Predicted 3D model of a 270-nucleotide part of an RNA (large-subunit ribosomal RNA, domain VI) from Deltaproteobacteria bacterium RIFCSPHIGHO2_02_FULL_40_11.
It was read from a public genome assembly.
Model confidence (mean pLDDT): 88 of 100.
The source organism's lineage runs through Bacteria, delta/epsilon subdivisions and Deltaproteobacteria.
Its Rfam family is "Bacterial large subunit ribosomal RNA". Rfam links the family to the GO terms ribosome and structural constituent of ribosome.
Context: one part of a larger RNA
RNA sequence: CGCAGGAAAUUUGAGGAUGAUCUAUCCCUAGUACGAGAGGACCGGGAUGGACGAACCUCUAGUGAACCAGUUGUUUUGCCAAAAGCAUCGCUGGGUAGCUAUGUUCGGAAUGGAUAACCGCUGAAAGCAUCUAAGUGGGAAACCAACUCCAAGAUAAAAUUUCCCUGGGACUUCGGUCCCCUAAAGACCCCUUGUAGACUACAAGGUUGAUAGGCUGGGUGUGUACAUGUCGUAAGACAUUGAGCUAACCAGUACUAAUCGGUCGUGAGG
Numbered sequence: 001c002g003c004a005g006g007a008a009a010u011u012u013g014a015g016g017a018u019g020a021u022c023u024a025u026c027c028c029u030a031g032u033a034c035g036a037g038a039g040g041a042c043c044g045g046g047a048u049g050g051a052c053g054a055a056c057c058u059c060u061a062g063u064g065a066a067c068c069a070g071u072u073g074u075u076u077u078g079c080c081a082a083a084a085g086c087a088u089c090g091c092u093g094g095g096u097a098g099c100u101a102u103g104u105u106c107g108g109a110a111u112g113g114a115u116a117a118c119c120g121c122u123g124a125a126a127g128c129a130u131c132u133a134a135g136u137g138g139g140a141a142a143c144c145a146a147c148u149c150c151a152a153g154a155u156a157a158a159a160u161u162u163c164c165c166u167g168g169g170a171c172u173u174c175g176g177u178c179c180c181c182u183a184a185a186g187a188c189c190c191c192u193u194g195u196a197g198a199c200u201a202c203a204a205g206g207u208u209g210a211u212a213g214g215c216u217g218g219g220u221g222u223g224u225a226c227a228u229g230u231c232g233u234a235a236g237a238c239a240u241u242g243a244g245c246u247a248a249c250c251a252g253u254a255c256u257a258a259u260c261g262g263u264c265g266u267g268a269g270g
Base pairs, nucleotide, nucleotide: 001153005164006163007162008161009160010159011158015150016149017148019147022050023049024048025047026046027045028044034039052107053106054105055104056103060101061100062099063098067094068093069092070091071090072087073086074085075084076083077082111145112144113143118138119137120136121135165269167180168179169178170177171176181267186264187263188262189261190206191205192204193203194202211257212256213255214253215252216251217250218249221245222244227240228239229238230237231236
């Protein structure tokens, strides 16, 4: 820009995909059919795996330089105590969210069509024979569907639902132009953000508000804070105390910030 008014939402699926399509072992049928025996099935049913793929983080495990604790050297806060800085995040032990696999769940199932090699039926040319010449049946992980994903610029531009706009005048070559009034539904700008993300886009919100921060409560993690008291010559131990602190988690709460606004989009549609 188009899809003959404008808009919001939900779909259909022409068409497309360098999407998927894998495979083993064991058990039953059955030690049956077959075979002198040795051996040992088709068909059908069930179980468990491998590799591959997708999603996810409840469990297990990893990371987790914004959490907690321990600890060495040194400097500083006048000193003790308590802290902070630096030393690879100083080192060490754990660890929330998120992201992950080694973890969890799921998938390649079933079915139909037309076929290949091949196997047939009927059957002449050619009184026989012949699956083929007319006709007709079966037959594979391959093909077409089916499964997954994209998809109406599918210009043949689809469908459904809902929402919005019902002024006046002048001129005209009848295509339209100009002036006044009007400015919808909706969208965007802008702002708070994240389930999204290079930017953009997408998604959640903007006071008729829980979008982010803060605060409160909870959870999670760490593991018994500071201070005081008692005991001990002391290092320390015990009590207050599962204490104190606690990131990204879950709720609640307008305290702070999403203020006030602006722009586009028209007037019933060849």